[in-house]
C1' cells in the first nucleotide's frame, strides 16, 4: 500500500463484498508444560447454607461452668482452693459514613476541566497555648415476680462509671455596642464595656515536701484520656465559565413561575420556605417534550484527524427488595442500623412475628455463555486497644476454564535397495521422501529420588549504652546495639542425580480475490457460497482419497467495532449530462465586507507561572533464565486558568476619503405592465339574389349536409375570438412572459457630461410578494377550436382514425390554486485571464455638403476559437477557467416522493417527509459491432421488360401424419422433403417374429488333439445337431524310431473379441451455407487516459479494398486478379487403327496402292496487352467511340471458397474421449418389414394437342462403355426375347436405329386417331426364389385431363425452350442422378418498389445483438409494511378523595428523679404520653395526552417456474417521446390544453468556418 463485481469491451459515477487488527466472548474439531493476567456482558430475577464489623476489663458494676488439686463424707455427696477476676451478658466509649458490590436511575453543576467561597464544616491525626475545681440524682446488668408459641415484653427491688445533670472559674470562644488602621458581598488586626459559654477521669511508679509513722493517704511524677482557644493537615459542603447523545415528523414553555422587601431555615449562599409586591423568566446560539445513556482517566482502531467503547485497574457519582419520611453522629436521610406503607417468601399454637447476597463462596432461574459453599491474616492495609492481641471472603494464596498475551516441548545427526504401502500416469515413470526402517547421539518439559531459598520489616519479651523527664541513679519516653520470636502459599520456586525417544498434533484451506492441484464418486440432484459464483455426465468451486499450502497447543466459524471508506470530505468530495441550484423576485436575522489615520487589545502571536493525579501510551534504564509480566527515572498529554508584553491582520472607538454603492440633469430605443377607446382581414350564423344536384370527407370510405334547393357565387347584416404582412438565433421583462392602432398612468434599463451623498454594500435561513397551462369558485360571454360524450368506418379487438359536440377555452373578482423538460436541466455578486465575426441600443474621431464607409468606446444578444478545464461530451470574458463571499441541494438502485404526523386548500391536491422489506447493482459519457416500418451510394435473373414452368389432372418419387410385431436410422426455413441411397425380393438390414450359439462371424496369446480338404446318410424352415467313409502332405533336426515348425482344423481356459448401442452439445476428419460476396487484418508510426481510432475514410473509377489523386500516415499478409484446365484462331512436330486434295487400281465400300496437303488426333508454341487513334477525365485512374484482328477490354466455361458466422451436418463412411452392454444392446438362420394408406406437402414424368398426333420416307451428332462383357450377323416369334454365333481387350470389332428437323400422306377441334392411367387376359427375362415386391412385351380396356386460384420458380445466349444420346450403380430394376451433342429463341427503359448483399452516415434502453429488449393488468404462492370498528397493555399530565410512618407547630386536666423556691406538704421551670393541624407516600375515582401489541376486513409494494391478455417504450418502436394538469379506459395507456427537445428525416432562411 490495494483487490473483486455494472459492460461485448472502456473510462466515470456509484454502491456491495473481501484482505488487517480487535475483544470480559460463544460455537465447531483438537488438546503436552509453565509463567502472568482475566471469568454473569443476560433477570437491579428470587435466594437453603456458613462467612464478610468489631473492639477496649488501663471508663463501670457484677461474674460463672466443666476439669484438677485437697480435704471431710451418712459414699448419695459436701467444702475450700485452683480453673479466674477467664466465658458470656450488661453499662459506656470509639467504631460501623472506610473497606467490598452493583449500574437501575441520571441528558444533570451527575461528569472533565479551570475557577470561586469575604457564603462555610471538619470526628480521629500534629502541633500551640491553658484548663482538669466543686457537687447531685438515677440506670442497665443482677435479683425477685408476671404475659406470651415465639419474637420479645411488664412490675417492684439493688448498684457502678470516662454514662447523666447542677455550681463555681474563664480566655486569643460566641454575641451586642463603641472606637481606630487596613480592605470591599457578612474579611483581617486592634482597644473599651456588657452578657453568655468548660471538663473526667484511668494506669504505673515513687517518698522531696504535709499527716499517719514498717508502709500508706494527701501529694509528687510518667503516661494515657478529658475542657477550651489557635494553627496546620485531611476530607466535606456549595456556587460559577466552559465542554457534555439522538429527534424540530416535539415549537412554544412557566405561577414559587423570574425579580424584589421582611421574616424563617441550614455549618453555608440562595424562592430553599414563608407573606407582602411587581409581571416577569426562558426559547430558533434549540426552550419544553420524548427516546437512549452512570461520567472522567483510559481501551480498540486509525498515517493523523477522526470513529466505536467506558468490562478488569484508579478517580468522581447514584443505589442497596419497591416507594416514602426521619433519628443518631464530626460526617448518613446509613448494602450486612431504626420507622411506616406495598410485594414476595418463611415460621407460628392463627392471637402474631422474622427476613432482604447489586459483600465472598454457593443454589435455582434466565441465557450462547462465565469459577470453589478452599487456605491464612505470614504480607500489604483498615478498625478497636498504651499494649499484647482481636477482627477483617479488603488482602496474600492455592482451585477452576486454552478465555487472552507470552515462553517452551512433542527429539538431533546420519541414512537410496529412492523398500513396502497409499496416491497419480502419457504405463516410461512421478510423488508421499531422508520421510520411514536401520545406525549414532541429546535430555528441555512431563515422572522418579534427594537437597532446596527469596518473601521477616516490624512489635513484643530481654541486656547493655545515651539522651529526655522528675527531688529521684525509680518509673516511663525516644534512640541505639545484640539476643529471641513470626510463612497461608509449600517442601513452592530453583539445583543435582536416575532412567527413557521412551508419555506429547492438530485444525483451516487449495476457481479468482488468495499462498496452495490431481483422481474418484454425484449429474441444475445432493450439495457449496464472504462478494463474483460453481452443479444440467469428462466438476482444480459439491462429497471423498493423494498431494499441496498457511497457522500451529491451537486452528476454525459466528458475533460486534474501527480500519481500507476521500462512501458525510476540518485535514480531504460534489451539483451541464452520473443523485444534487430553491420557478423568481423583494428583504429580516445572521454570515461576509473598499481605501488612509490614531487609540484600544476582544479575537491573534509570543514568554512565564500553576495545573493537566496514579495507573496506562511512548522512552531510557533495571528485575524475574528470555518474554508476556513487574520496578525506577524522563518525555508527553497538542487543554484550561492567571501574569507580563507585541500591534501587522480581524474586531471596537474617533474623524477623515471616493474607485464600490447611490441621487440630481440630458438625451434617446423598446410586443415592459394596467387602463379606456378604435380599425380592417378571415370562419360561423342570419337575410335577401343567382345557380342546380351533389357537396363534405377519407389511405379508401360511411356518419353527415343537401331538391323543404345544399356546395359555389354575389350583397346586406349580426356576433365572439385573434391580431397576416413588418418579424428578424431582433427588442422588453426578476421569472411566468409579452406582437393591430390610439390616448392616459406607470416601473426599469443604456449612453453622455459634470455636480453631490460618503462604504450607505454583497448575500440571504425563516418571512412577503410575483408565478405557463391545466383546474377550483360566483357572475357574464360563446365564432372559431375542443377533453368527456354519440353516431360511422378500420382492425382478430381500436377506448387511437373520420362526422358531429359539452365542459374549457374569453371577460370580472384586492378570488382561490401555487405547479411544468418553471431549461442554459448551469444559484447570485464581485475581480482576472488570447482573439475573431455578426447583431440591437447609445456616444466620440477622421475625412464628408450630405447619404455614408472607415476607426474607436459603453451597454445587451449569438456563433467561433487559444490556454486551461472536465469521465467524456463539451464549456472557453455571458465559463463548465483563475479566485473570493454568501445561500440552496446530494450521498446506490427500488420501495417513494409514497405512508404516517404536521401545515396550507372549497376540492383536486401541494409541501414538509420516512422505515420494513428487496436486488448487486441502478446510472453518465465515449467506443466497436448489430439492428431500424432512419438516410445516401452501389451491386446481384433482386425487381422490372420476357421466355418456360410450379400451384389444378394422372403416375413415379422423397417427406410428414396416420397404422403395424416391425413400417431399421439420419437429415427440418432459404442451406430437409428423386437428401444419406451411384439402384431394400434373399442378401443388402441396422427393424419385427421365431429357432440357435456363448472366447463367440473376426483378431492377439497359451495348452491338447488332428494335415488340410472332400464324399454321404438321418431330423430340421434352415442355422444347426448325429454318425460313417475317403485322406494322410510341406520346412527343419536325425540312422529309424521319433521331436519340433508354418498354415489350416477341432476342443478347451482365461485375458478379451464384438455393439449401425448413446452422446456431432467433448471431438478429428468431412461437408453445406452466407458467397466467388469483397472484403478480413497485421507490423511500426501517430491520435486518444482509455476501448478504439487512422491505414481501410474521402474525390473519382472498377466486376473486385482494381487502380489513380488527396490525405498522419508508411509499409506488408489472407482473399480480388493472374499463374491451372477445356474451349475459340494460327503456327509446328508426329501421321495409326483417322483422312483422302491430287495420282492408279477398285468388288466401289478409303476398299487397296500410295500420300499425309486438309479434317481429325495429341504434344509443343504464338496471339490480346486498353498495346494503337479520337475523345471525356484532375496532364491521373480510367470510360466512351474506332482501326486492325479468329477473337477486345475478365474472349466463354471450369477448377479455385479469405477472417469468420450458424453448438449447422455427419459417432450409421472413416477415426475417436467417455458411458452403456457381455448365455447380450454381440453372432447366425427363416420368414415377414422397410413397398402398408382417411390425408397433407416438396420434386419430378406425361399431358391436355394441329408450332401437333398417326403412317411412310430421307438426312445430320457428341461423348462414353465393353472379357462371368459388348454381340455384328443369320433363324424363330407381331413383340419383348430366344437359338445359333463373327469381331473386339477395342481411334480397328460391338453396344449403334440418334431424335427433333425435312418430304409425303391422314386426322379437322371432339374427351377426339388427344391423353395415356387404371384393369382383365397371355407372355419374355433376370434370378436359388418376382406372392407380399422386378422390369419388359403383346392383345384388350381407356380414367383424369381442354391450360390450371391465391401464391410461387427457373432462365440474359449458344442462355432459355425443345430433342435424343450415353454412362455410373447394377445378377435384374430410373420418370432419378451425372454427362453429351442436335435445333435454337424473346427482353432488360430503368433502379420508384420486394428479397439478398458491400460501403458511408444517423437513432438505440440492443450485444444470446430485433426470431432482440420490454411495460402494465389479471391469477396462484410467499414476505414485510399502511388502513381499520374495537380489544389489551407501558407511561405521562390534570382536578378531586385519601392520609401510614415522620418533621414541625399547637394543646397537654394524664405522668413527671436530677435544677429553683420551699422546714415539710407542695408549687414552679422543663420534659414525656395523648389529641388536633400543616405537609406527604402508597391506595383510589374521573378526564386527557404519547407510545406499544392484537384484530375481522382492506390498500398498495416487493420477491417467485416456461400463466392469461394485450404491444406502452427503446429504431422515425411503426400516433417522436416526455413533464405539469384534466378528463376517459380490461391493462399497458388515449385525448384535450401549455411546456421541453433529452426528437429521426427532408427541404428552406439565418448564422458560422475555410
Nucleotide at each position: 500500500a490495494g483487490a473483486g463485481u455494472u459492460u461485448g469491451a472502456u473510462c466515470c459515477u456509484g454502491g456491495c463484498u473481501c484482505a488487517g487488527a480487535a475483544c470480559g466472548a460463544a460455537c465447531g474439531c483438537u488438546g503436552g508444560c509453565g509463567g502472568c493476567g482475566u471469568g454473569c456482558u443476560u433477570a437491579a430475577c428470587a435466594c437453603a447454607u456458613g462467612c464478610a464489623a468489631g473492639u477496649c476489663g488501663a471508663a463501670c458494676g457484677a461474674g460463672a461452668a466443666a476439669g484438677c488439686u485437697u480435704c471431710c463424707u451418712u459414699c448419695g455427696g459436701g467444702a475450700a482452693g485452683u480453673g479466674a477476676g477467664u466465658a458470656g451478658a450488661g453499662u459506656g466509649g470509639c467504631g460501623c459514613a472506610c473497606g467490598g458490590g452493583u449500574g437501575a436511575g441520571u441528558a444533570a453543576c451527575g461528569c472533565g476541566u479551570a475557577g470561586g467561597u469575604a457564603a462555610u464544616c471538619u470526628a480521629u491525626c500534629c502541633u500551640u497555648a491553658u484548663a482538669u475545681u466543686u457537687g447531685g440524682g438515677a440506670u442497665a446488668a443482677c435479683a425477685u415476680u408476671g404475659g406470651g408459641a415465639a419474637a420479645c415484653u411488664g412490675g417492684u427491688g439493688c448498684u457502678a462509671a470516662u454514662a447523666c445533670c447542677g455550681a463555681a472559674u474563664g480566655g486569643u470562644c460566641u454575641u451586642c455596642a463603641u472606637u481606630g488602621c487596613u480592605g470591599u458581598u457578612g474579611g483581617g488586626c486592634u482597644a473599651u464595656g456588657g452578657a453568655g459559654u468548660a471538663a473526667a477521669g484511668g494506669u504505673g511508679g515513687c517518698c522531696u515536701c504535709u499527716u499517719c509513722a514498717u508502709g500508706a493517704a494527701a501529694g509528687c511524677u510518667a503516661c494515657c484520656g478529658u475542657g477550651u482557644a489557635g494553627g496546620g493537615a485531611u476530607g466535606a459542603g456549595c456556587c460559577u465559565g466552559c465542554g457534555u447523545a439522538c429527534c424540530a415528523u416535539u415549537a412554544g414553555c412557566u405561577a414559587g413561575u423570574a425579580g424584589g422587601u421582611g421574616g424563617g431555615g441550614u455549618a453555608a449562599g440562595g424562592g430553599c420556605c414563608u407573606a407582602c409586591c411587581u409581571a416577569g423568566g426562558c426559547u430558533a446560539c434549540g426552550a419544553u417534550g420524548g427516546u437512549u445513556a452512570g461520567c472522567g482517566g483510559g481501551u480498540c482502531u486509525g498515517a493523523g484527524a477522526g470513529g466505536a467503547u467506558g468490562a478488569u485497574c484508579c478517580g468522581c457519582c447514584a443505589c442497596a427488595c419497591u416507594g416514602g419520611a426521619a433519628c443518631u453522629g464530626g460526617a448518613a436521610c446509613a448494602c450486612g442500623g431504626a420507622c411506616c406503607a406495598g410485594a414476595c417468601u418463611c415460621c407460628u399454637a392463627c392471637g402474631g412475628g422474622a427476613g432482604g447476597c447489586a459483600g465472598c463462596a454457593g443454589u435455582g432461574a434466565g441465557g450462547a455463555a462465565u469459577a470453589u459453599u478452599g487456605c491464612g491474616c505470614a504480607a500489604u492495609g483498615g478498625g478497636g486497644g498504651c499494649a499484647a492481641c482481636c477482627c477483617u471472603g479488603a488482602c496474600g494464596c492455592a482451585g477452576u476454564g486454552a478465555c487472552g498475551c507470552c515462553g517452551c516441548g512433542u527429539g538431533a545427526g546420519u541414512g537410496a535397495a529412492g523398500a513396502a504401502g497409499g496416491u497419480c500416469u502419457u504405463c516410461g515413470g512421478g510423488u508421499c521422501g531422508u520421510a520411514a526402517a536401520g545406525c549414532u547421539c541429546u535430555g528441555u518439559c512431563a515422572g522418579g529420588u534427594g537437597g532446596g531459598a527469596a518473601g521477616a520489616a516490624a512489635u513484643g519479651u530481654u541486656u547493655a549504652a545515651u539522651g529526655g523527664u522528675u527531688a529521684a541513679u525509680a518509673c516511663c519516653c525516644a534512640u541505639u546495639a545484640g539476643a529471641u520470636u513470626u510463612g497461608a502459599c509449600g517442601g513452592u520456586a530453583c539445583c543435582a542425580c536416575c532412567a527413557a525417544a521412551g508419555g506429547a498434533a492438530g485444525c483451516a484451506c487449495c476457481g479468482g480475490c488468495u499462498a496452495a492441484a490431481u483422481c474418484c464418486g454425484u449429474g441444475c440432484c445432493a450439495g457449496c457460497a464472504g462478494c463474483c459464483g460453481c452443479g444440467g455426465u469428462a466438476a482444480u468451486a459439491c462429497g471423498g482419497a493423494u498431494g499441496g499450502u498457511g497457522c500451529g497447543a491451537g486452528c476454525g466459524u459466528u458475533g460486534u467495532u474501527c480500519g481500507g471508506a476521500a462512501u458525510c470530505a476540518c485535514u480531504g468530495g460534489g451539483c451541464g449530462u452520473a443523485a444534487a441550484g430553491g420557478g423568481c423576485g423583494c428583504g429580516u436575522a445572521g454570515g461576509c465586507g473598499g481605501u488612509a489615520a490614531u487609540g484600544u487589545a476582544a479575537g491573534u502571536c509570543a514568554g512565564a507561572u500553576g495545573u493537566g493525579a496514579a495507573a496506562g501510551u511512548c522512552c531510557u534504564g533495571g528485575g524475574c533464565u528470555c518474554a508476556a509480566c513487574c520496578c525506577a527515572g524522563g518525555a508527553a498529554g497538542u487543554g484550561c486558568a492567571u501574569c507580563u508584553g507585541a500591534a501587522a491582520c480581524u474586531g471596537c472607538a474617533u474623524a477623515a476619503c471616493u474607485a464600490g454603492a447611490g441621487u440630481a440633469u440630458u438625451g434617446g430605443a423598446g410586443a415592459g405592465g394596467a387602463a379606456a377607446g378604435u380599425g380592417g382581414a378571415a370562419u360561423u350564423c342570419c337575410u335577401g339574389g343567382u345557380g342546380u344536384a351533389g357537396a363534405g370527407g377519407u389511405g379508401a370510405a360511411a356518419u353527415u349536409c343537401g331538391u323543404a334547393g345544399a356546395u359555389a357565387u354575389c350583397a346586406g347584416g349580426a356576433g365572439g375570438a385573434a391580431u397576416a404582412c413588418c418579424g428578424g438565433a431582433g427588442g422588453c421583462g426578476a421569472a411566468g412572459g409579452c406582437g393591430a392602432c390610439u390616448u392616459u398612468c406607470u416601473g426599469g434599463a443604456c449612453a453622455a457630461a459634470u455636480a453631490c451623498u460618503g462604504a450607505c454594500g454583497c448575500u440571504a435561513a425563516g418571512g412577503c410578494g410575483c408565478g405557463a397551462a391545466a383546474g377550483c369558485g360566483u357572475g357574464g360571454g360563446g365564432a372559431g377550436c375542443g377533453a368527456a360524450c354519440a353516431g360511422g368506418a378500420u382492425u382478430a379487438g381500436a377506448u387511437a382514425c373520420c362526422u358531429g359536440g359539452u365542459a374549457g377555452u374569453c371577460c370580472a373578482c384586492a378570488g382561490c390554486u401555487g405547479u411544468a423538460a418553471a431549461c442554459g436541466a448551469u444559484g447570485a455578486u464581485a475581480a482576472c485571464u488570447a482573439g475573431g465575426u455578426a447583431u440591437a441600443g447609445g456616444a466620440g474621431g477622421u475625412g464628408u455638403u450630405g447619404a455614408c464607409c472607415c476607426c474607436c468606446c459603453c451597454u445587451g444578444u449569438g456563433c467561433c476559437g487559444c490556454a486551461g478545464c472536465u469521465a467524456a461530451c463539451g464549456c472557453a470574458u455571458u465559463a463548465a477557467g483563475u479566485u473570493a463571499u454568501c445561500c440552496g441541494c446530494c450521498u446506490g438502485g427500488g420501495g417513494a416522493g409514497u405512508a404516517c404526523g404536521g401545515u396550507c386548500g372549497c376540492a383536486a391536491g401541494a409541501u414538509u417527509a420516512a422505515a420494513a422489506c428487496u436486488c448487486a447493482a441502478a446510472g453518465g459519457a465515449a467506443u466497436u459491432g448489430a439492428c431500424g416500418g432512419g438516410g445516401g451510394c452501389c451491386c446481384g435473373c433482386a425487381c422490372a421488360a420476357g421466355c418456360g414452368g410450379u400451384g389444378g389432372a394422372g403416375u413415379a418419387u422423397g417427406u410428414g401424419g396416420u397404422u403395424u410385431a416391425a413400417u431399421u436410422c439420419g437429415a427440418c426455413g432459404c442451406a430437409a422433403c428423386g437428401c444419406g441411397a451411384a439402384g431394400a425380393a434373399c442378401c443388402u438390414u441396422a427393424c419385427c417374429u421365431g429357432g440357435g450359439c456363448u472366447u463367440g462371424a473376426c483378431a492377439u496369446c497359451c495348452c491338447a488333439a488332428g494335415a488340410a480338404u472332400c464324399u454321404c446318410c438321418u431330423g430340421g424352415a434352415a442355422a444347426c445337431a448325429g454318425g460313417a467313409g475317403a485322406g494322410u502332405g510341406c520346412g527343419u533336426c536325425a540312422u529309424u524310431a521319433g521331436a519340433u515348425g508354418a498354415a489350416c482344423u477341432u476342443g478347451g481356459u482365461g485375458a478379451c473379441a464384438g455393439g449401425u448401442g448413446c452422446u456431432g452439445c467433448a471431438u478429428g476428419g468431412c461437408u453445406g451455407u452466407c458467397g466467388u460476396c469483397a472484403g478480413c487484418u497485421c507490423g511500426u508510426g501517430u491520435c486518444g487516459u482509455g476501448a478504439g481510432a487512422u491505414g481501410u475514410u474521402g474525390g473519382g473509377u472498377u466486376a473486385a479494398g482494381u487502380c489513380c489523386c488527396g490525405c498522419a500516415a508508411c509499409g506488408a499478409g489472407c482473399g480480388c486478379a493472374a499463374c491451372c484446365c477445356c474451349u475459340g484462331c494460327c503456327u509446328u512436330u508426329a501421321g495409326u487403327u483417322g483422312c483422302c486434295a491430287g495420282c492408279a487400281g477398285u468388288u466401289c465400300g478409303g476398299c487397296u496402292g500410295g500420300g499425309c496437303a486438309c479434317u481429325c488426333u495429341a504434344g509443343a508454341g504464338g496471339g490480346a496487352c486498353u498495346g494503337c487513334c479520337g475523345g471525356u477525365g484532375u496532364c491521373a485512374a480510367a470510360c466512351c467511340g474506332g482501326a486492325g484482328g479468329a477473337a477486345g477490354g475478365u474472349g466463354g466455361g471450369g477448377a479455385u471458397g479469405a477472417c469468420g458466422u450458424c453448438a449447422a451436418g455427419u459417432c450409421c463412411u472413416c477415426a475417436u474421449g467417455g458411458c452403456c452392454u457381455u448365455u447380450a444392446u454381440g453372432c447366425u438362420c427363416a420368414g415377414g418389414g422397410c413397398u402398408a394408406c382417411a390425408c397433407a406437402c416438396g420434386u419430378a414424368c406425361u399431358a391436355c394437342a394441329a408450332u401437333g398426333g398417326u403412317c411412310g420416307g430421307u438426312a445430320c451428332a457428341a461423348a462414353g462403355g465393353g472379357c462371368a462383357g459388348c454381340g455384328a450377323c443369320u433363324u424363330a416369334g407381331c413383340g419383348a426375347u430366344a437359338a445359333g454365333g463373327a469381331g473386339c481387350c477395342a481411334a480397328u470389332c460391338c453396344c449403334a436405329g440418334a431424335a427433333a428437323a425435312c418430304c409425303g400422306g391422314u386426322c379437322u377441334c371432339a374427351g377426339u386417331c388427344c391423353g395415356g392411367a387404371u384393369u382383365g387376359g397371355a407372355g419374355u427375362c433376370u434370378g436359388c426364389a418376382a406372392c407380399u415386391c422386378g422390369a419388359c412385351u403383346c392383345c384388350a380396356u381407356g380414367a383424369a385431363g381442354u391450360u390450371g386460384g391465391a401464391a410461387u420458380c427457373g432462365c440474359u445466349a449458344g442462355u432459355a425452350a425443345u430433342c435424343g444420346u450415353g454412362g455410373a450403380u447394377c445378377a435384374g430394376c430410373a420418370u432419378g442422378c451425372c454427362a453429351c451433342g442436335g435445333u435454337g429463341a424473346a427482353u432488360a427503359c430503368g433502379u420508384u418498389c420486394c428479397c439478398g448483399g458491400g460501403c458511408c452516415u444517423u437513432g438505440u434502453a440492443c450485444a444470446c445483438a430485433c426470431c432482440g429488449c420490454c411495460c402494465g393488468u389479471c391469477a396462484c404462492a410467499c414476505c414485510a409494511c399502511g388502513a381499520a370498528a374495537g380489544u389489551c397493555g407501558g407511561u405521562u399530565g390534570u382536578u378531586c378523595c385519601a392520609g401510614a410512618a415522620g418533621u414541625a407547630g399547637u394543646u397537654g386536666a394524664g405522668c413527671u428523679a436530677a435544677c429553683c423556691c420551699g422546714c415539710a406538704a407542695g408549687g414552679g421551670a422543663g420534659g414525656c404520653a395523648g389529641g388536633c393541624u400543616a405537609c406527604c407516600a402508597a391506595g383510589g375515582a374521573a378526564u386527557g395526552g404519547c407510545u406499544g401489541g392484537u384484530a375481522a376486513c382492506u390498500g398498495g409494494g416487493g420477491u417467485g417456474a416456461a400463466g392469461u391478455c394485450g404491444u406502452a417504450a427503446c429504431a422515425a418502436g411503426g400516433u417522436a417521446u416526455c413533464c405539469g394538469u384534466a378528463g376517459g379506459g380490461g391493462a399497458a395507456c388515449c385525448u384535450g390544453c401549455g411546456g421541453c427537445u433529452g426528437g429521426a428525416u427532408c427541404a428552406c432562411c439565418u448564422c458560422c468556418u475555410u
Predicted 3D model of a 1554-nucleotide RNA (small-subunit ribosomal RNA) from an uncultured prokaryote. Its mean pLDDT, the model's own confidence on a scale to 100, is 83. The sequence is in RNAcentral, with records from ENA. It matches the Rfam family "Bacterial small subunit ribosomal RNA".